[in-house]
RNA sequence: CGAGCGGGCCGGGCGAUCGCGGGAUCCCUCCCGAGGAAAGUCCGGGCUCCACAGGGCGCGGUGGUGGGUAACGCCCACCGGGCGCAAGCCCAGGGAAAGCGCAACAGAGAGCAGACCGCCGAUGGCUCCGGGCCCGUCCCGGGGCACAGGCAAGGGUGAAACGGUGGGGUAAGAGCCCACCGCGGCGGCGGUGACGUCGCUGGCACGGCAAGCCCCACCCGGAGAAAGGCCAAAUAGAGGGGGAGCGGGUUCCCUCGGGAACCCCACGGUGCGGCCCGUACCGUCCACACCCCCGGGUAGGUCGUUCGAGGCCGCCGGCAACGGCGGUCCCAGAUCGAUGGUCGCCCCGGUCCUCGGACCGGACAGAACCCGGCUUACAGGCCCGCUCGCCGC
Repeated sequence: CGAGCGGGCCGGGCGAUCGCGGGAUCCCUCCCGAGGAAAGUCCGGGCUCCACAGGGCGCGGUGGUGGGUAACGCCCACCGGGCGCAAGCCCAGGGAAAGCGCAACAGAGAGCAGACCGCCGAUGGCUCCGGGCCCGUCCCGGGGCACAGGCAAGGGUGAAACGGUGGGGUAAGAGCCCACCGCGGCGGCGGUGACGUCGCUGGCACGGCAAGCCCCACCCGGAGAAAGGCCAAAUAGAGGGGGAGCGGGUUCCCUCGGGAACCCCACGGUGCGGCCCGUACCGUCCACACCCCCGGGUAGGUCGUUCGAGGCCGCCGGCAACGGCGGUCCCAGAUCGAUGGUCGCCCCGGUCCUCGGACCGGACAGAACCCGGCUUACAGGCCCGCUCGCCGC
């Protein structure tokens, strides 16, 4: 210098001014005011209410090992497998000798399979040549055919073909035999463990798929801020309490004990009225009118609600995730929902051009009870560590 790998961070800055939401003070005034994802609402938790003796089935989830954490499907470290020259990246990564099931197309054959091309044809058969004699459908030697049959090495199909490579062996072949690798069993050593490594042994017996059913181990009650608590109009209903004559007279009815109407007086309420008097109307044994009280609860208000598994700095423990200790800081809380506009200077990108200015633009997005993760979106830019190649010293 080129190509690449991993990680961390910023994501317009400063000032003026006019507003908006919250807080302090309530006179001036002062302080705070979106994000790394506030998003998707996919996991985990706090908090709240409901349910719940204990256990099991079922449903759902997780799935190498060890650790971190409030918890997790997250994070860290390691193991195993795959990819890459490497830095490094990816993996739902338990069980296929419990059972059931599946395997398109191609192919001869897809599960305890199969013979298309091919190899062989030792043995048996057919046939040709030569020889032999005790002459027969006889015997011996040699050649041919590929009929019976043998084989699964090679070719071919496929994601996958009943271990792989090499040698021996054979008519040709084959774990048929041997060595190494793989696989199963037993044991030793190392490691907390996943696992690694070594030795002995077995003889290819046991193919793949479990994000197919299933089996095993572990986890899991439900709903969510419209959770939930408190205060509490108006109206209606229900409950409790208070509330003025069992006064006198006349007439009528009648089941002869009461009932109804009217008059007088008394009392209560309402209207007229500033109040009393007065006057009009209504009411006076049943609980009505009216008055008072109370539970629940609607509108509305308020709490929950922002100081928290909190941020920053330092030291210590740990490979790390993270934890401990000390110091320091207060950092949005709206409820139809604030966080914006304008101007100046600077920053970045683009266009134009009389080279210094003019103009335009500044990503994704936007809190709503809070927190830990994951995932997704994102213009532009900065920093750190590492790998490979080339060149120079």